RNAcentral holds the sequence, with entries from Rfam. The RNA shown here (transfer RNA) has 72 nucleotides and comes from Vicugna pacos. The source organism's lineage runs through Eukaryota, Dipnotetrapodomorpha, Tetrapoda, Artiodactyla and Vicugna.
RNA sequence: GAGGGUAUAGAUCAGUGGUAGAGUACAUGCUUAGCAUGCGUGAUGUCCUGGGUUCAAUUCCCAGUACCCCCU
Numbered sequence: 001g002a003g004g005g006u007a008u009a010g011a012u013c014a015g016u017g018g019u020a021g022a023g024u025a026c027a028u029g030c031u032u033a034g035c036a037u038g039c040g041u042g043a044u045g046u047c048c049u050g051g052g053u054u055c056a057a058u059u060c061c062c063a064g065u066a067c068c069c070c071c072u
Base pairs, nucleotide, nucleotide: 001071003069004068005067006066007065010024012022013021018055026042027041028040029039030038048064049063050062051061052060
């Protein structure tokens, strides 16, 4: 220098043009003499940034940033 991939909850990851989810962690209730386990409930999101398309963008397009892989 060229190409490709990833970016979403505290962390690990799904998701799809129409209100953003799972398990885990956290808080809380039940259970226990107490703890753990188990069961239930709850809160937490600038969907990396900026533009474009669209009635509507986390999703499609462009540019940028960070990280990873590969070629030279």

Its mean pLDDT, the model's own confidence on a scale to 100, is 82.